[in-house]
Context: one part of a larger RNA
Molecule: large-subunit ribosomal RNA, domain I
Organism: Rhodospirillales bacterium
Formats: sequence, C1' cells, structure tokens
RNA sequence: GGCAUCUGGUGGAUGCCUUGGCGAUCAGAGGCGAUGAAGGACGUGGCAGGCUGCGAAAAGCUCCGGGAAGGUGUCAACAACCGUUGAUCCGGAGAUGUCCGAAUGGGGAAACCCAGCUCUUAGGAGUUAUCGUUCACUGAAUACAUAGGUGAACGAGGCAAACCUUGCGAAGUGAAACAUCUCAGUAGCAAGAGGAAAGGAAAUCAACCGAUACUCCCCUAGUAGCGGCGAGCGAAAGGGGACCAGCCCAGUGGCUGAAGUUUAAGAACCGGAAGUAUCUGGAAAGAUACACCAAAGUGGGUGAUAGUCCCGUACGGGUAGAAAGAACUUCAGUCCUCGAGUAAGGCGGAACACGUGUAAUUCUGUCUGAAUAUGGGGGGACCAUCCUCCAAGGCUAAGUACUCCUGAUCGACCGAUAGCGAACCAGUACCGUGAGGGAAAGGUGAAAAGAACCCCGAUAAGGGGAGUGAAACAGACCUGAAACCGGAUGCCU
Repeated sequence: GGCAUCUGGUGGAUGCCUUGGCGAUCAGAGGCGAUGAAGGACGUGGCAGGCUGCGAAAAGCUCCGGGAAGGUGUCAACAACCGUUGAUCCGGAGAUGUCCGAAUGGGGAAACCCAGCUCUUAGGAGUUAUCGUUCACUGAAUACAUAGGUGAACGAGGCAAACCUUGCGAAGUGAAACAUCUCAGUAGCAAGAGGAAAGGAAAUCAACCGAUACUCCCCUAGUAGCGGCGAGCGAAAGGGGACCAGCCCAGUGGCUGAAGUUUAAGAACCGGAAGUAUCUGGAAAGAUACACCAAAGUGGGUGAUAGUCCCGUACGGGUAGAAAGAACUUCAGUCCUCGAGUAAGGCGGAACACGUGUAAUUCUGUCUGAAUAUGGGGGGACCAUCCUCCAAGGCUAAGUACUCCUGAUCGACCGAUAGCGAACCAGUACCGUGAGGGAAAGGUGAAAAGAACCCCGAUAAGGGGAGUGAAACAGACCUGAAACCGGAUGCCU
C1' cells in the first nucleotide's frame, strides 16, 4: 500500500408522519370608499424585540345575548394580578379610532411642513380641494341680456381576482420567401357597469306549409359558401334540449321614495345512546371472555388499532338586534303620444362566414334626400306576382360567464428537491439605480420527566460518571442509505 471482515465518523437518501398546498362539488357572497376605503407609517403590554390584536378611551371601552371555571394572545418564561358579585371566551349592536393614503385648507422628498375662518370650559372642536347638476344672489364690453363672479344643496372621485360591454388596436407567426390574406379584432391600452353583463318581444325567418322575443348547449357541419380559390376562414334555416314573460309612451299606468301590516329564512349556543374484567406491555384502544347502544359504526383525539373514554356524529331544540327579501295597503314625487335631416341614394370605409364580387343586409365620414297605412321595409343584383313584417322611442326576470372571498363536503391529488414561490415570522432574507428577480429552512419524547450532583477542561467548547425515560447509539434529537474519511483484526506485498 492492497484485499476481506468488523467497528466508527461524516452525510442526509429512504421509510413513516403532516400543521401546508392542489383540484373539485354544493351553497353563500359578489363589493369596499368623503360616515375617509384598499394598503401602510408610527404608536400601544409590568418586562428588550418580532408576530397578532388594538388606536392617545390604544392585546382594549359600553350595552344585550350565550356560556361556566378558569384566565391575563404568541415566540416564552418570570413578576404582579383578575374570576361563581360570573372573568377569560363566543355572537350581536355601539363608542373610540394618531398620521399617511382618492387624501380633499395650502404645500410636500407619503406617514411631514405651514395656514385662514367660526366656536370655545382656553384643553380643544368644527370647517375651508376639484369637477358635475340644480338653485339663489350678483354681474362686463353693451340698453335688455349673456359671459364671468360668489354662495348653498346634492352627487362624483379611489381600490378590488376573474367574468361583461364599448372605443382604440399591434407584432412574432402561417402562407415553407412575401405584399392581399393569416395570426386577430387576439395581446395591449382606455372608458364604463353589474352580481352577472350583454341581448330581447320582429320593418325576424320561412316558402305558398308555417314558425313566433332574447340568451346558452348539442346537432345541422367542417356542410353551403368565402379564399394570391393559396395558406386558410367558415355560416344559416331546420331539429333536439336549458329556461320561459311579456310590457310602456296621459293611464284601472310605469318608476322612485317614505310609512304601516303580514311572513319565511336566520347567531353564538343547548340536549344528545351504549363496557367491564383478565392477559401482554412503559402505556390498551390490542388479545381473550361475557355485555350494551344504534335515526348515532362520518371524522378527530386519548401513552399501540376505541360505536359504548373525550370532542363529536344522527336527531331534536334555540332566536335578540340590525339589515335585507317577498306580498299587500296608503301617501308623496316624477315621467310620457308611435318616432325626418330619418329611410333611401352617390363617394370613401367598416361589419356581416361572404377579401367589391352578380353583393342583397347592417353601421357611417361626407354630399344629397322621400312616402305617411290608399303608405313603407324584407324575401341575397334587379323587376313583376305572391308571402311576410311595421324602422327611425323605451323597459324587461330565468336559462349563460366568472371566483379576490365565506361555509360544508369530497379526491385511484402531493407528502417537505413533492404540493402554491412560501407547511417554518415568505413575496421574507438576498440581488438590482430601477422596472423587477427571488431562495433555503418541517419531525426529541406519551409526557420536558430538557440531564440535579460529581469529575476532566479555561468560571470554555466538548466529554466521562450519576439521574430521567420503554428507549439517550431518542440529548437537541425519528429512521439514518451511498459517496467520502478513520480505527481494529486477518491475509498478501
């Protein structure tokens, strides 16, 4: 030095576990905000700090209801206290609520600086942004007026995951290049709304029979068509389903608001059956024996696997206040006559599956411009016949879309390199001027019983005894693979 066996260190795989995730289903909720939101800053405790809660009335204050022996949130003790004169805790309703933030008195480098006016118990309190609408008072050039000014009342503003409507609107790409075309009216931007939005009661289709608002799904059908007839794009009628609802424009009306009556649902929470003995073991829920309940043998916990130990479960009960829903009655306010610069046409565009085409239909930038039910539109150029409908006013539930959020339940979903980036104080540490990027990190034990005391050592680290424990090779920890590094023994060189 090598090989073999044994035994350690290191390391953290594997197994087991789950506080966390992921995906669904059924319900709920679908908004919050000038009565100051979302989100923050700074404070606030007996005790330094973080998290949580709260706001100078500051881990809290008041009232009502529930509840019943413990409690003063957590890391996490200690001290000092509170509680059957009912605390802590849970539900409901109030009070307080610094500063920033739409931020709104002015300013500003957010959480800061500086003001006016009114009231005041002299501590302080209130008010003062902008825009819109309405009203009032004023008021130029310029007589009436108007513009302008001032004030009052009411409203708006900002935030939020997706879904929705509208306006503006790409490019990578495909066409095996590329320009029409495609991607795509997508992404993006902007505006706005609601719990849904939009659409909606035929100037619709159909075909000589008829249907009968709108929305959504399955067919029709990759059909008819469109298309450098390339790439590609791509209906409708009709059928089957989901859901169904019709109305208004001077009236037996609609809408809005207020008041009254009636009514369903609905909080915390309450009751809630039935098992013992022996054995093994550290521990019984295991095994054995004999029982019991069941409208309850879903689930979780308890020192191993419990229907009958605990929490629960089935089932039954409970209902304050506030708000909201529905129905009816009364009162008040408000609104309103059938649709002309419209239909149609020319030019230029766009939407329709339809690229200007034979191109109907719809929208309109521009220029023209009817008829009035004895009338007008449509039936894919256009004309006639026939059929059908009545534009240029308005409202409308359900079926449909989505899930930031709440509750219940479920999973041939994950189980710590997985599952959300995040099971753990994570959008943290850290990186970047910034937009932004973005981790690692779970497990002692049934119970801390977390190792008193002694010894070595530096009043260390670490270790040896002792002790606890079922186990300490469970000691800051479950199990503890391999790589890698040692030690002992044997053999070989």